[in-house]
RNA sequence: AACAAACAAAGAGGUUGCAACCAAGAUCAGUAACACUUGUGAAUCUAGCCAAGGUGUCGAGUAAGUGAGAAAGGUGCGGUUGCCGAAAGAAUGAGUAGUGGCUCUAAUCAUUCUUGGGACAGUGAGGAAUACUUGCUGGACUGUCGUUUUUAACGGUGCGCUUUGCUAAUC
Numbered sequence: 001a002a003c004a005a006a007c008a009a010a011g012a013g014g015u016u017g018c019a020a021c022c023a024a025g026a027u028c029a030g031u032a033a034c035a036c037u038u039g040u041g042a043a044u045c046u047a048g049c050c051a052a053g054g055u056g057u058c059g060a061g062u063a064a065g066u067g068a069g070a071a072a073g074g075u076g077c078g079g080u081u082g083c084c085g086a087a088a089g090a091a092u093g094a095g096u097a098g099u100g101g102c103u104c105u106a107a108u109c110a111u112u113c114u115u116g117g118g119a120c121a122g123u124g125a126g127g128a129a130u131a132c133u134u135g136c137u138g139g140a141c142u143g144u145c146g147u148u149u150u151u152a153a154c155g156g157u158g159c160g161c162u163u164u165g166c167u168a169a170u171c
Base pairs, nucleotide, nucleotide: 001170007165008164009163010162011161014084017083018082019081020080021079022078025075034067035066036065037064038063039062040061043055044054045053046052047103048102049101050100051099087115088114089113090112091111092110093109094108096106097105098104116142117141120138121137122136123135124134125133126132143157144156145155146154147153148152
C1' cells in the first nucleotide's frame, strides 16, 4: 500500500415489503337473545364423552307467525409508529382458560425445523362469508449472488447481498 475471514456501522428489494396501534364504514343480520300467539308434547342445556349441575307437564325443547332487535371475532377508507427474519407457519413440551377427568379449542412462554418477496391458480383447514387468514403443490414475475456462448440463458437463495471501516498472509 492493498486484499481475505471475523467483527462493526449504514443501506437496498416493494406504490400490495413486514408487523403493531387507532380507525369511518361495510358485513355479521333482520341473525342470536328477549316478549307474545298457535301447533306439538318430554326432554333439553353447559365445545365432545363420562360424571356433576341447571331448566322443564305452572309446558322446557321444537315448528310457524308477530313485535322489537344486538354484539364479538374477522375485514377495513384513512392515519400513526417500529422495522428489512422485517415477520409468518409447523411440531413438541409447560402451565392457564372453557365445570371435575380425558379429548378438543384458544392465547402465552420455551425448544427445534421451514420460508428471499409479493401476487395468481388448484387443493386442505379456520371462518357467517367466493371477504380474509393459513398449510401444501404449480408455473410465471421480481430482488440478489454465481457461471456462461453476456443485455440473455442456466443455477443457487436471507446466518444472504451492497457500501464503508478495521485487518493477517502477500507486495
Molecule: Lysine riboswitch aptamer
Organism: Fructobacillus pseudoficulneus